[in-house]
RNA sequence: AAAACGUCUUGGGGCGGGGUGCAAUUCCUCACCGGCGGUAAAAGUCCGCGAGCGCAAGUUGACACGGUGCAAUUCCGUGACCGACGGUAAAAGUCCGGAUGUGAAAGAUGUUUG
Numbered sequence: 001a002a003a004a005c006g007u008c009u010u011g012g013g014g015c016g017g018g019g020u021g022c023a024a025u026u027c028c029u030c031a032c033c034g035g036c037g038g039u040a041a042a043a044g045u046c047c048g049c050g051a052g053c054g055c056a057a058g059u060u061g062a063c064a065c066g067g068u069g070c071a072a073u074u075c076c077g078u079g080a081c082c083g084a085c086g087g088u089a090a091a092a093g094u095c096c097g098g099a100u101g102u103g104a105a106a107g108a109u110g111u112u113u114g
Stems, first nucleotide, its partner, number of pairs: 002113009016030004032093001033083002035049004044081002052059002063079005085097003
């Protein structure tokens, strides 16, 4: 160097304007947001994981075209698309709640081996 084990820390963002209405941050409209690891180069939409759902086995969303380049479904350009459950004066990715929860994983440190 590396490995095993232990401890600790960190670890999810977003409704602003207008409209309708008795009532909507839930509808319409213009906007807004994007966990972790990987990938020849940076990813919400590729591969896998976590979250969510389920007693469990298990299950679970969404992208195309053009350009640059050795290399990009990751960058640039254009146009799209997706988003659990329960609640609510009216239907929620963004409000409230389970949740001071869970957690992929990242980092620090200690012991041992060496």